[in-house]
RNA sequence: GCAGGUACACAGGUGAUAGCUUGGGCGUUUACGCUCAAGAGGAAAGUCCGGGCUGCUGUAGGACACGGUUCCAUCUAACGGAUGGCCAUGGUAACAUGAGGGACAGUGCAACAGAGAGUAGACCGCCUUCUAUUUGUAGGAGGUGAGGGUGAAACGGCGGGGUAAGAGCCCACCAGUCUCAUAGGCAACUAUGAGAGCUAUGUAAACCCAACCGCGCAGCAAGAAACAGAUGGUUAGCGUCCUACAUCGCUAUUGUUUCGCUAGAGGCCUUGAGUGAUCAAGGCAGUAGAUUAAUUAUCACUAAUCCAGAACCCGGCUUAUUGUGUGCCUAACUCG
Repeated sequence: GCAGGUACACAGGUGAUAGCUUGGGCGUUUACGCUCAAGAGGAAAGUCCGGGCUGCUGUAGGACACGGUUCCAUCUAACGGAUGGCCAUGGUAACAUGAGGGACAGUGCAACAGAGAGUAGACCGCCUUCUAUUUGUAGGAGGUGAGGGUGAAACGGCGGGGUAAGAGCCCACCAGUCUCAUAGGCAACUAUGAGAGCUAUGUAAACCCAACCGCGCAGCAAGAAACAGAUGGUUAGCGUCCUACAUCGCUAUUGUUUCGCUAGAGGCCUUGAGUGAUCAAGGCAGUAGAUUAAUUAUCACUAAUCCAGAACCCGGCUUAUUGUGUGCCUAACUCG
């Protein structure tokens, strides 16, 4: 310098002019005027998860249905999320991905070919024996699964022994599976050794089984209050059922206004612990709250261009996406 991998930052800045919304202060006859401060994200999108919060008489416990997750450990309010590991696959590697428990509980599926596809099976062949015999063989009975063929795959491989012929039938060496032991690790697991003739396909993002977790429903257009008017309903419930205790009143519909509505499991900085996600302590600031929906427009200079606009709030995931830059790592080459 080129190629690859991974993490992060920014989304404009400065100046001028005009305009909008919220809050504070001052002035003012409400309106309004002046001034100060602030004003849309890296995903605000999707609505895929998890919650905070609100309501449906309340509280507690249990069962069923239903839903979710699935290697180990840790983090978190929680999660199907994150972090770090183990194993598997891909890659020379840095790394990336994983819908990562169970096929010996059961069921299903695996075309065609083939005798036969899970403890299956005899087509050709091999062996023993009987009959016939044209002496080439043909047929019957029994045994066989090593050889051949079909197939993606044929029920371990290979070399011997054994047998009428064969077969893990037996032996040695391998492969797989299972059990045990030793060492390392919190663990998932890794390495080594010993034994057993055990050889039992694959598939669960097929049904299913197991363990763990959730488990009433609906959602800010949830809901609450006040004012005004008219007409009503009812003795209680939301997936189902059961048990116990408590409560006697509750409530629908319409219009307007106010609240909910932004001080939060919040943000930033420093120190410490930890590989890390994160946690603890101390400090600092106040950082949109609209509701026919504000947060802007123009000009000049400058790398500022992408995807795109808050509506109760927060933690994740997924999708869309441009340009500039920075750190670390991998591979080969060159130079010092």